[in-house]
Molecule: Bacterial RNase P class A
Organism: Pseudomonadota bacterium
RNA sequence: GAAGCAGCCCAGGUGAUCGCUGCCCGCAAGGGUGGAGGAAAGUCCGGGCUCCGCAGGGCAUGGUGCUGGAUAACGUCCAGCGGGGGUGACCCCAGGGAAAGUGCCACAGAGAGAAGUCCGCCCGGCAUGUCCGGGUAAGGGUGAAAGGGUGAGGUAAGAGCUCACCGGGUCGAGCGGUGACGUUCGAUGCCAGGCAAACCCCACCAGGAGCAAGACUUAAUAGGGGAGCGUCAAGGGUGGCCCGCCCGUGCUCCCGGGUUAGUCGCUCGAGGGUAUCGGUAACGGUACUCCCAGAUGAAUGAUCACCGGCCGCGGGGGGGGCGACCCCUUUCGGCAACAGAACCCGGCUUAUGGGCUGCUUCACCC
Numbered sequence: 001g002a003a004g005c006a007g008c009c010c011a012g013g014u015g016a017u018c019g020c021u022g023c024c025c026g027c028a029a030g031g032g033u034g035g036a037g038g039a040a041a042g043u044c045c046g047g048g049c050u051c052c053g054c055a056g057g058g059c060a061u062g063g064u065g066c067u068g069g070a071u072a073a074c075g076u077c078c079a080g081c082g083g084g085g086g087u088g089a090c091c092c093c094a095g096g097g098a099a100a101g102u103g104c105c106a107c108a109g110a111g112a113g114a115a116g117u118c119c120g121c122c123c124g125g126c127a128u129g130u131c132c133g134g135g136u137a138a139g140g141g142u143g144a145a146a147g148g149g150u151g152a153g154g155u156a157a158g159a160g161c162u163c164a165c166c167g168g169g170u171c172g173a174g175c176g177g178u179g180a181c182g183u184u185c186g187a188u189g190c191c192a193g194g195c196a197a198a199c200c201c202c203a204c205c206a207g208g209a210g211c212a213a214g215a216c217u218u219a220a221u222a223g224g225g226g227a228g229c230g231u232c233a234a235g236g237g238u239g240g241c242c243c244g245c246c247c248g249u250g251c252u253c254c255c256g257g258g259u260u261a262g263u264c265g266c267u268c269g270a271g272g273g274u275a276u277c278g279g280u281a282a283c284g285g286u287a288c289u290c291c292c293a294g295a296u297g298a299a300u301g302a303u304c305a306c307c308g309g310c311c312g313c314g315g316g317g318g319g320g321g322c323g324a325c326c327c328c329u330u331u332c333g334g335c336a337a338c339a340g341a342a343c344c345c346g347g348c349u350u351a352u353g354g355g356c357u358g359c360u361u362c363a364c365c366c
Base pairs, nucleotide, nucleotide: 001362002361003360004359005358006357007356008355009354010353012307013306014305015304016303017302018301020035021034022033023032024031025030037338041349042348044347045346046345047344048343049210050209051208052207056243057242058241059240061206062205063204064203065202066080067079068078069077070076081095082093083092084091085090096201097200101199102198103195104194105193118140119139120136121135122134123133124132125131126129148166149165150164151163152162153161167191168190169188170187171186172185173184174183175182176181214264215263216262217261224255225254226253227252228251229250232248235247236246237245238244271290272289273288274287275286276285277284278283309335310334311333312332314331315330316329317328318327319326320325
C1' cells in the first nucleotide's frame, strides 16, 4: 500500500432573529424552563399494564428444539460442545428422532432403497444367434446420491461369503467434564443412503383481545346494567371444540344510556450516569447522583454568522527522513446520511453518513 476480519464511538457546537409545543410564574403584557432516535422504522418475537366468561382438564392448533448459564420473559444474549467454511483474522448452523409408520428424491439411469442385470463376466441349453435360461454388484455406464474401503483367501464367475488392516455403527467398561461431549480399552461383520424448514413421533411452552385496552364526568325518555337469596326443566351464551362455567325464570335492593365530546390512563421507569464489588461473560449487588418529550389535523423548525469535522494523490509555504514517504500551516473548492416519538420496556431485523482501535493475509521499501 491492497484486500479483509472483529469490536467500539459520534450523529456537529455556540450565538442572534423569527416561530411551534408541554410545564411553572404572572391579572395581563410577558418571562423562565423542557422538547426525538440509534434506529423513534418493520410490527417479527418476549414482557409489563388493562379488560373479558379468572383461564382448571382433555382434544385440536401454533411455537420452540445440542449443553450450561443470564433474564420479568423470549424464538434474545453470554460461555461452551459438535458439525461445516476460510491460507488466515474469523464466520455460519431450527443442531431431538430417518431401525415407529407414511411419503418424497428432478434430469439421467436397468434400478433411488430390506432393491436391482443396461453393458460386461461366468455356467448351462441347442435352434449356433443382435438367441434363451440361470448365477453374479467384483469391472463399465447414469447420477447430487447406486447398499463401507484396500488387500488376500475363496469361487464357474462373484459377493463381509471368510480373514487382516482401515472407516463407521451398536453394546459394555475406565478416565476427564455440572453437562453437551471428549478420550482410551474391549466385544460384535452390525455396515439398512438423503429429506422431519414433508406429514409424523417425542419433550417443553402458550386462555383471548388490546391504550380505539380500560376508567370517570354532564341533562331527558326507552332499552338496559349490577348485587344478594332461592332454583331446575326446556332453552340460550361462550373469543377453535368438548367437559366445565355463565346466563336465563322468581323475590329483594341498588345504579342509570351513547358519543373519533372532555378528563384520566400518560410517562419515575425491569430508568439514566459515575464509582466499586462478584462473575471468563451475558448479567447482578451496593453507594452516590440525575429527572430526561408527552403531542392528539398530532409540537420538537427556519435563516444568518462564527468555530469545529471530513474529503481532494487541488494550489502556495515550511519542516523531518539516504529513501519509500510523513508532519505542520495557509488558501480554494466540496460534503454532512438514514430517518421522525404516539401506553411503556427487553430484543431481533432492516435503512444509513463519518471516525477510531485491535487483528489477518499478500505485495513493496528501508